[in-house]
């Protein structure tokens, strides 16, 4: 001095819900709330994993319209996972 693990201090974030907007939808976002978390900081082709399907493709019948499947360029990091940080008794 690093790393690991964790008392204490000073603190952080902020689940479900409810209002309100965005949006096809997943989903974000602002107030309200607080389930929880030592990384609930950052990172989404470019490490896995999930969630939607609007365009786009296909089937059913030639054609509309309806319904189905299949796809992400969308979303999720409080799914795992990579990065990197505060404290610092034992």
């Nucleotide at each position: 001095a690093a790393c690991a693990u964790u008392a204490u201090a000073g603190g952080g974030c902020a689940a479900a819900c409810u209002u309100u907007c965005u949006u096809a939808a997943a989903a974000g976002a602002a107030a309200g709330g607080a389930c929880g978390c030592a990384a609930a900081a950052c990172u989404a082709a470019a490490g896995g994993g999930g969630c939607u399907a609007a365009c786009g493709u296909c089937u059913u019948a030639a054609g509309g319209g309806u319904a189905g499947a299949c796809u992400a360029u969308g979303c999720c990091a409080g799914c795992c996972a990579g990065u990197u940080g505060c404290a610092c008794c034992a």
Annotation:
c-di-GMP-I riboswitch aptamer from Robertmurraya korlensis NBRC 107688, 90 nucleotides, folded computationally. The source organism's lineage runs through Bacteria, Bacillati, Bacilli, Caryophanales and Robertmurraya korlensis. The coordinates come from a structure-prediction model, not an experiment, and the mean pLDDT is 82.